[in-house]
Model confidence (mean pLDDT): 87 of 100. This is a predicted structure of a 473-nucleotide part of an RNA (small-subunit ribosomal RNA, 3' major domain) from an uncultured Candidatus Melainabacteria bacterium.
Context: one part of a larger RNA
């Protein structure tokens, strides 16, 4: 000087408390350990691994295993020598890779390009080392800190500044002070939402006028309104009162769509964890080179006595089922989205208008109204299994999703323990998207309905500042 203390003081944070909904019990989904296996590829491991890399393992992917092949190689550049059969298509053998035969005869007009064969340099490696590295990332933590120059003090390590009195979300600001300044952080500048002016008016809108219908902005017309999206305005403790050191600031009020950082996002200081990643990529060194490379078939990554994490569906009447009625937003669409009609109980099929989309389509549910069930393992719950089908795809046995009929398991609110959340939040409800042929209970977004509670800081956890002790560095 740090770090640490079951030392002290001050102060924060869904840290506790006050509340609401969960997890831990059940079924299923998913990840992981373990066990198994020819293989169950690899990585991730307290917080900060475990619906994580994977935004999608039937083949492919794929790195693993079995078997079949191959050796200048699936891929790059170059040298030497030689060649005519480019690719593709067809046939035969084969599980295919591949092999053989046939067909085909490219570009430019040649010394050629491209292709093939032999050979030599070399290629290749998801082999090792993240404790050799770059890059990227997590984390403490959006915590308020971390430093420097000059000066001063100290023999020196170092201190001062950065401490103190107030204040703030903030090393935010004010005052004081052997300090005076400055940098990286904080804040602001950026984006979205909330009010409004203006410009613009189609594909959007419809107040007024006219036409028109079973109904409808449907048509003429209009650009008021809504909306769309450019440019502006607006909020600054600016105004008033009080408190305060006359300061910074705090409390209350006015006006205002909005008030003291208006709400949300992006943005992550010096550093810490030899944190994570050599399997995104890049890369030193090591290892491999008829194999640890490459091609292919089938299998595996989907196994299953268990154990854990994360989710999902429930245990019902604030509900289940049936009938009728209503209202979104974000997005996406040409190998696509598909209205309407027809067929089918249905998944879906057939036909197919329109739409490269403010024009057409995908397109809501909880909710509301009426009926029924009457507290039961039930008209709750839907696992499991059987049969019959649909879709995608070369192919759904291992191993996809969906539908119908039947079957109807556990489960009656969950021990110790534990998680999230302070407002358009939690909870509930559906919708869209990426990936994607197909496959979503995951992930990322979107809107609809919309709470309860916070006395307070004694305690638990994490953190900041000052101070104190130390045999620790």
């Nucleotide at each position: 000087u740090g770090a640490c203390g079951g030392g002290g003081g001050c102060c924060c944070g869904c840290a506790c408390a006050a509340g609401c909904a969960g997890c831990g019990g059940a079924g299923c989904a998913u990840g992981u350990u373990g066990c198994u296996u020819a293989a169950u590829u690899c990585g991730a491991g307290g917080c900060a691994a475990c619906g994580c890399g994977a935004a999608g393992a039937a083949c492919c992917u794929u790195a693993c295993c079995u078997g079949g092949g191959u050796u200048u190689g699936a891929c790059a550049u170059g040298g030497u020598a030689g060649g005519a059969a480019a690719a593709g298509c067809c046939a035969u053998a084969g599980a295919g890779a591949u092999a053989u035969g046939g067909u085909g005869u490219c570009c430019u007009u040649u010394u050629g390009g491209g292709c093939c064969u032999a050979u030599c340099a070399c290629a290749g490696g998801u082999g090792g080392u993240g404790c050799a590295u770059g890059g990227c990332u997590g984390u403490c933590g959006u915590c308020a800190g971390c430093u420097c120059g000059u000066g001063u003090c100290g023999u020196g390590a170092g201190a001062u500044g950065u401490u103190g009195g107030g204040u703030u979300a903030a090393g935010u600001c004010c005052c004081g002070c052997a300090a005076c300044g400055a940098g990286c952080g904080c804040a602001a500048c950026c984006c979205c939402c909330g009010u409004u002016g203006u410009u613009a008016g189609u594909u959007g809108c419809c107040a007024u006028c006219a036409g028109g219908u079973a109904a409808a902005g449907c048509u003429g017309g209009g650009c008021a309104c809504u909306c769309u999206a450019g440019c502006g305005a607006g909020a600054c403790u600016g105004c008033c009162g009080g408190u305060g050191a006359c300061a910074a600031a705090c409390c209350g009020g006015a006006g205002g769509a909005a008030g003291g950082u208006g709400g949300g996002g992006a943005c992550g200081a010096c550093g810490u964890c030899a944190a994570g990643u050599c399997a995104u990529c890049a890369u030193g060194c090591c290892c491999u080179u008829u194999a640890u490379g490459c091609c292919c078939u089938g299998g595996g990554c989907u196994a299953c006595a268990c154990a854990c994490g994360u989710g999902u569906u429930a245990c019902a009447a604030u509900g289940g089922c049936c009938g009728g009625g209503a209202c979104a937003a974000u997005g996406u669409g040409a190998u696509g989205c598909a209205a309407a009609c027809u067929c089918g109980c249905g998944a879906g099929a057939g036909u197919g208008a329109g739409c490269g989309a403010a024009u057409c389509a995908c397109c809501a549910a909880a909710c509301c109204c009426g009926g029924u069930c009457u507290c039961a393992g039930u008209u709750c719950g839907g696992a499991u299994c059987g049969c019959a089908g649909g879709c995608u795809g070369c192919a759904a046995c291992u191993c996809g999703c969906c539908u119908g009929c039947g079957u109807g398991a556990a489960g009656u609110c969950g021990g110790a323990a534990u998680c999230g959340c302070u407002a358009g939040u939690a909870a509930a409800c559906g919708c869209c998207g990426a990936u994607c042929a197909g496959c979503a209970c995951g992930c990322g977004g979107c809107g609809u309905u919309g709470a309860a509670u916070a006395c307070g800081u004694u305690c638990c956890c994490g953190g900041g500042c000052c101070u104190u002790g130390u045999a620790c560095a």